[in-house]
Transfer RNA from Polypedilum vanderplanki, 73 nucleotides, folded computationally.
The sequence is in RNAcentral, with records from Rfam.
It matches the Rfam family "tRNA". Rfam classes the family as a transfer RNA.
Parts: sequence; structure tokens; C1' cells
RNA sequence: GGGUCUGUAGCUCAGUUGGUAGAGCGUUUGCUUUGCAUGUAAAAGGUCCCGAUUUCGAGUAUCGGCAGAUCCA
Repeated sequence: GGGUCUGUAGCUCAGUUGGUAGAGCGUUUGCUUUGCAUGUAAAAGGUCCCGAUUUCGAGUAUCGGCAGAUCCA
């Protein structure tokens, strides 16, 4: 320098043909206990890496960047 892949909650990751963004773990609170653990109920937590384009509507499609991984040279 060129090719491919990845970027979504604190962490690991889903998200099907474009139609109100989810799970597990973790955190907080209540119940349970003398207390802890376990169990159980609920809650908080997201400008979906950045910008633009298309569209009535973009996490998803297109273009340009940024970061990381990997292959070739």
C1' cells in the first nucleotide's frame, strides 16, 4: 500500500425482507433470612463508532471517514 471482517447497555452478544432496540451476566431496590448466600419481583442503564445520501421511515441500504482484527505484499 491492497483485500476481507468487526464496531449495538458496564461486559459478552442477538437484532430474520427497512417499520417504536433486546437477551444473558453485572448494578440498584423490595420480599424472603437473626445476618450472609441462594431464591423471587421490579427498576435504572443506549445520540446503535462519526458524518452525509436514499426513503414516509435507517442499527439494517449507499458513499466517505475513524478504530480494531486478520490475510497478501
Lineage of the source: Eukaryota > Panarthropoda > Arthropoda > Mandibulata > Polypedilum.